[in-house]
C1' cells in the first nucleotide's frame, strides 16, 4: 500500500427502499413458606460517522473511522 467481510438495545443476531425487531441479560407484578424454574408484563437503540441519491435510507452510492482476514514490501 492494495483487496475484501463486518459495524443495529447491556451481549448474540435479524431486518437489503415505507416511520427498527427476535433470543438472552435488566425492572416490575403473579406464582412459592422463601430461592430458582415457570408464566405476564415494562424500559432500553433513530442502526460506526459525515455527505449525497430519494417523495422516503439501517437498506443504493462517494469518503473517512473501528476491528477481523488476505496479498504486497517495490519506486
Nucleotide at each position: 500500500g492494495c483487496c475484501g467481510a463486518u459495524g443495529u438495545g447491556g451481549c448474540u443476531c435479524a431486518g437489503u427502499g415505507g416511520u427498527a425487531g427476535a433470543g438472552c441479560a435488566a425492572u416490575u407484578g403473579a406464582u412459592u413458606c422463601g430461592u430458582a424454574a415457570u408464566c405476564a408484563a415494562u424500559a432500553g437503540g433513530u442502526c460506526g460517522g459525515c455527505g449525497g441519491u430519494u417523495c422516503g435510507a439501517a437498506u443504493c452510492c462517494g469518503c473517512c473511522c473501528a476491528u477481523c482476514g488476505g496479498c504486497u514490501c517495490c519506486a